């Protein structure tokens, strides 16, 4: 330097649920909790995809449809990286 490996040792994160707060919502933050993860570390105008629909537009008696400037990295992906062994 390279490869592969939840992966012995040492560590990290924290699904769902519940409580509080923010938000139109998606969802986020904190506490609790601990499903799982070798990148579940970082990146949302580098790319794809997904979610929501306040404002706006169309339609409509009621309503329904479209739409991101909002959100998701634990969807794919890009970048960086620990350790025993070879």
């Nucleotide at each position: 330097g390279a490869a592969a490996g939840a992966g012995a040792a040492a560590g990290u994160u924290a699904c769902a649920g519940c409580c509080a707060a923010g938000g139109a919502a998606a969802c986020u933050u904190g506490g609790u909790g601990u499903c799982a993860c070798a990148a579940a570390g970082c990146u949302a105008u580098a790319g794809g995809g997904u979610c929501u629909a306040a404002c706006g537009g169309c339609u409509u008696u009621u309503u329904g449809c479209c739409u991101a400037u909002g959100a998701c990295a634990g969807c794919c992906a890009g970048c960086u990286g620990c350790c025993a062994u070879u």
The RNA shown here (c-di-GMP-I riboswitch aptamer) has 86 nucleotides and comes from Thermolongibacillus altinsuensis. It was read from a public genome assembly, where an Rfam model found it. It matches the Rfam family "c-di-GMP-I riboswitch aptamer". About the family: GEMM was predicted in a large-scale screen for bacterial structured RNA regulatory elements. The organism belongs to Thermolongibacillus, within Bacteria.